A computed fold for a 73-nucleotide RNA from a Flavobacteriaceae bacterium, annotated as transfer RNA. Its mean pLDDT, the model's own confidence on a scale to 100, is 82. Taxonomically the source falls in Flavobacteriaceae (Bacteria, Pseudomonadati, Flavobacteriia, Flavobacteriales). Rfam family: tRNA. Gene Ontology term of the family: triplet codon-amino acid adaptor activity.
RNA sequence: ACGGGCGUAGCUCAGUUGGUAGAGCACUGGUCUCCAAAACCAGUGGCCGGGAGUUCGAGUCUCUCCGCCCGUG
Numbered sequence: 001a002c003g004g005g006c007g008u009a010g011c012u013c014a015g016u017u018g019g020u021a022g023a024g025c026a027c028u029g030g031u032c033u034c035c036a037a038a039a040c041c042a043g044u045g046g047c048c049g050g051g052a053g054u055u056c057g058a059g060u061c062u063c064u065c066c067g068c069c070c071g072u073g
Base pairs, nucleotide, nucleotide: 001072002071003070004069005068006067007066010025011024012023013022019056027043028042029041030040031039049065050064051063052062053061
């Protein structure tokens, strides 16, 4: 330099044909317990890597930039 993949919650990852962003773990509160852990119940937490475009509507499509990984030379 070229080709491919990835970037979504604190972490690991889903997200279908473009139509109100989810799960597990973690965290907070409660029940239980002498206390704690475990278990059970409830809850908090996101403008989806940055910018632009298309569209009534974008995590999803297009362009560009940034970061990480793999490959070719």